Molecule: Pistol ribozyme
Organism: unclassified sequences
RNA sequence: ACUCGACUAAGCGAGUAUAAACAGACAUUUAGGCUUAGAGCGUUCCCUGUGAAAACGGGGAGGUUGUA
Numbered sequence: 001a002c003u004c005g006a007c008u009a010a011g012c013g014a015g016u017a018u019a020a021a022c023a024g025a026c027a028u029u030u031a032g033g034c035u036u037a038g039a040g041c042g043u044u045c046c047c048u049g050u051g052a053a054a055a056c057g058g059g060g061a062g063g064u065u066g067u068a
Stems, first nucleotide, its partner, number of pairs: 001016005007038005025067003033041001044061007
C1' cells in the first nucleotide's frame, strides 16, 4: 500500500495475491453475521404470487443479549 471479517465511515483483527480465520475483550448469549453510528444486505416472523418439489419474486414488521 492493497485484500478480507455483508455495505459506508471509524475502530479492532488477519493476510500478501489469497479471501479465508481457532483472530477480532469475555460469555454455557442470539436465528442474527467482530464493535460503534448510519443505512438496512443476510438472518427471523406475517401476507401474497410462481413452482411437482427444492426454491424464487413482491409487500409489511422487526432488526442478538449480558458483563466489563